[in-house]
């Protein structure tokens, strides 16, 4: 290095690293100029190593498919693989169509309800990185932790005001 058995931990900007960048070592090549002398550079190669997403939202069941929001940076959060709560049919199963039940149809959602859809208004959810300081780890490239600091967008929740919203059959009253 590879098999096998056991335990244990662990995820969705979430893993991993055959490509790039970037140290470190060893060879090899340019350069033979520069300089008293040390000594300085530039290029491939092998080896090992680092680095390669800051955080908000998202899970009904099966197929499909290039899967939401904005902050940082402006060299790589750049390429490449896999995985995923996204959307779309369908199916289940709830809700609203204005007294209830049952079916179609329209619309809207996912295990539970302050209960349909659409416009205004307030409001709540509501940030982390990146910055800087310290202190650790490492020859390096980098990494790990505490402190401090600020800004946010979707989507969802409550109020409150207006607009729109079937059909058919049975039953109460």
């Nucleotide at each position: 290095g590879u098999a096998u058995u056991g335990a244990a931990a662990a995820a969705a900007g979430c893993g991993c690293c055959a490509g790039g960048a970037c140290u470190a070592u060893u060879u090899u090549u340019c350069g033979g100029a520069c300089g008293a002398a040390a000594g300085g550079g530039a290029a491939a190669a092998a080896u090992a190593g680092u680095u390669g997403a800051c955080g908000a939202g998202g899970u009904g069941g099966a197929g499909g498919u290039u899967a939401u929001c904005g902050a940082g940076a402006g060299u790589u959060u750049c390429g490449g693989c896999g995985g995923a709560u996204g959307c779309c049919u369908c199916c289940c199963g709830a809700c609203u169509g204005u007294a209830c039940a049952u079916c179609u149809c329209a619309g809207u959602c996912g295990u539970c309800u302050a209960g349909g859809a659409u416009u205004u208004a307030u409001u709540c959810u509501a940030a982390a990185a990146a910055c800087a300081a310290u202190a650790g780890g490492g020859u390096g490239a980098c990494u790990u932790a505490u402190u401090g600091g600020a800004c946010a967008a979707a989507g969802g929740g409550a109020u409150a005001a207006a607009u729109c919203a079937a059909g058919a059959u049975g039953u109460c009253a």
The RNA shown here (glmS glucosamine-6-phosphate activated ribozyme aptamer) has 173 nucleotides and comes from Oceanobacillus piezotolerans. It was read from a public genome assembly, where an Rfam model found it. It matches the Rfam family "glmS glucosamine-6-phosphate activated ribozyme aptamer". Rfam's curators write: This entry contains a glucosamine-6-phosphate activated ribozyme that is found in the mRNA for GlmS. GlmS is an enzyme that uses fructose-6-phosphate and glutamine to generate glucosamine-6-phosphate. The ribozyme catalyses self cleavage of the glmS mRNA that is thought to regulate GlmS activity. By type it is a riboswitch.